[in-house]
A computed fold for a 541-nucleotide part of an RNA from an uncultured bacterium, annotated as small-subunit ribosomal RNA, 5' domain. It matches the Rfam family "Bacterial small subunit ribosomal RNA". Its family is annotated with structural constituent of ribosome and ribosome in the Gene Ontology.
Context: one part of a larger RNA
RNA sequence: GGACGAACGCUGGCGGUGUGCCUAACACAUGCAAGUCGAACGAGGCCACUCCUUCGGGAGUGAGUCGAGUGGCGGACGGGUGAGUAACACGUGAGCAAUCUACCUUUGUGCGGGGGAUAACCCAGGGAAACUUGGGCUAAUACCGCAUGGACAAGAGAUCCGAGUGGGUCUUUUGGGAAACGUGGCCUCUUAACAAUGCUACGGCGCAAGGAGGAGCUCGCGGGCUAUCAGCUAGUUGGUGAGGUAAUGGCUCACCAAGGCGGCGACGGCUACGGGGUCUGAGAGGACGACCCCGCACAUUGGAACUGAGACACGGUCCAGACUCCUACGGGAGGCAGCAGUGGGGAAUUUUGGGCAAUGGCCGAAAGGCUGACCCAGCGACGCCGCGUGCGGGAGGAAGCCCUUCGGGGUGUAAACCGCUGUCAGGGGGGACGAAAGAGACGGGGGCUAAUACCCUCCGUCAGUGACGGUACCCUCAAAGGAAGCACCGGCUAACUCUGUGCCAGCAGCCGCGGUAAGACAGAGGGUGCGAGCGUUGUUC
Numbered sequence: 001g002g003a004c005g006a007a008c009g010c011u012g013g014c015g016g017u018g019u020g021c022c023u024a025a026c027a028c029a030u031g032c033a034a035g036u037c038g039a040a041c042g043a044g045g046c047c048a049c050u051c052c053u054u055c056g057g058g059a060g061u062g063a064g065u066c067g068a069g070u071g072g073c074g075g076a077c078g079g080g081u082g083a084g085u086a087a088c089a090c091g092u093g094a095g096c097a098a099u100c101u102a103c104c105u106u107u108g109u110g111c112g113g114g115g116g117a118u119a120a121c122c123c124a125g126g127g128a129a130a131c132u133u134g135g136g137c138u139a140a141u142a143c144c145g146c147a148u149g150g151a152c153a154a155g156a157g158a159u160c161c162g163a164g165u166g167g168g169u170c171u172u173u174u175g176g177g178a179a180a181c182g183u184g185g186c187c188u189c190u191u192a193a194c195a196a197u198g199c200u201a202c203g204g205c206g207c208a209a210g211g212a213g214g215a216g217c218u219c220g221c222g223g224g225c226u227a228u229c230a231g232c233u234a235g236u237u238g239g240u241g242a243g244g245u246a247a248u249g250g251c252u253c254a255c256c257a258a259g260g261c262g263g264c265g266a267c268g269g270c271u272a273c274g275g276g277g278u279c280u281g282a283g284a285g286g287a288c289g290a291c292c293c294c295g296c297a298c299a300u301u302g303g304a305a306c307u308g309a310g311a312c313a314c315g316g317u318c319c320a321g322a323c324u325c326c327u328a329c330g331g332g333a334g335g336c337a338g339c340a341g342u343g344g345g346g347a348a349u350u351u352u353g354g355g356c357a358a359u360g361g362c363c364g365a366a367a368g369g370c371u372g373a374c375c376c377a378g379c380g381a382c383g384c385c386g387c388g389u390g391c392g393g394g395a396g397g398a399a400g401c402c403c404u405u406c407g408g409g410g411u412g413u414a415a416a417c418c419g420c421u422g423u424c425a426g427g428g429g430g431g432a433c434g435a436a437a438g439a440g441a442c443g444g445g446g447g448c449u450a451a452u453a454c455c456c457u458c459c460g461u462c463a464g465u466g467a468c469g470g471u472a473c474c475c476u477c478a479a480a481g482g483a484a485g486c487a488c489c490g491g492c493u494a495a496c497u498c499u500g501u502g503c504c505a506g507c508a509g510c511c512g513c514g515g516u517a518a519g520a521c522a523g524a525g526g527g528u529g530c531g532a533g534c535g536u537u538g539u540u541c
Stems, first nucleotide, its partner, number of pairs: 001541004006537005013387006019380002021345001026343003030340003035073003040070002044066003047062006080298003090222007099215003104211007112146001114144002121136006152175010181203006190196001224270003231261003236258008273295004277288004300321005323334004351377001353376003359373001360371004390420004400411004424482001426477005434468001440462008485530005490511003496525005506513002
């Protein structure tokens, strides 16, 4: 000199844009943060309409609506934190002939025919509650057989290729696993029929082979300190066989052998999430890893599995521990390292805000719903950047204050005074971009089809959608009016005198000042530097 997620002191006008618990991975009141689908299913409430009515009500329909239940998809993403971890955790480069993959996408093919339950609901019961037991009824894209199909496995044969065990293709024998329907439209086909067991469009479902994206596993190399840690190791190292996994493997087990690692630092201890990067520096290097992006790990502590394409699962389950809460004392409930917020710790770190308008995510055919992701607003000079606090004229030069050799000098064109301008702040008026899609209406083209129906797709036109926000911006009114401080002045280091004090009080980054003329203490005048900041402290180069 630079830098900072800073803090402290004094001071503080405006805007833009970033950023804000570095400490206790301490404990948490309250609200919200993951739902959605009625075009999978049955029943119900409300509402509307129609019909019947003994006028009490009942039945049907749904273009409507509501909240439970069964079922599907999503809750493994997104969001937080950095405790652990010195490790294939990360980075980089390879490999899997040892693997998996829901949704999306491409191609091919299929969706035939049956069955038994169960929640909701009703009845009865237990419990303070959380919740729960028994009986009865019912549906499905829930569940289970059968058929077809032939991935896969085993055996045989042929062929091609590779290398480390081997891999691909074809033929054949045996074993052997599938599926689900819903909505709209129509009468061409089937049909007695306007209906559907039919046809068709869309959505969905099964199987197989690919793609994309994702995940798992293996290996080379790389990146801390410590030898005042020198020996470490019994599933340890290898083999055979088996189990297990999507998959290799002591991953696990039985048996067998006695190996394996280490001065190129094993083992131990300490510290630490890693990287892209950030800061500094001419570079080499050094220090760091906030915000943003990628990866990993964790979710009160420890352990475990279930479901699932995917978890050993932050707002799922079970067990144990600690803690908190409720209780009728029998028993139960909870987990902010999500967004706000509270207590505590601390030098120190924000609102219990608005909106789904945009971007993105989940569900849905869609309308749409949900979304503390996100977009915005609020608070903090915490950082960076921009702007302002006026501009021009104005005396050998007012007053005040300071110095003085008492002549004068300084503050100083500074002020007053005259003229001008109008940024920001203030008042008034106008007023956005971010919004175009989707869906709808109308018109047209194409596709599908038996079809001029429905549906899909493309084009054009119309209407409509904004939290921020009456914000940005523009116009206008008034008015120099509302807006300057902080540190320093002995040398390093730009800037000097007076007074007070008298080794006192004090200063100080280093050298050092202060004991009666202190340019070094304190005040004043003046000056120097920076400026909405200036200094100090801390850390780092």
Notes
The RNAcentral record of the full RNA draws on ENA and SILVA.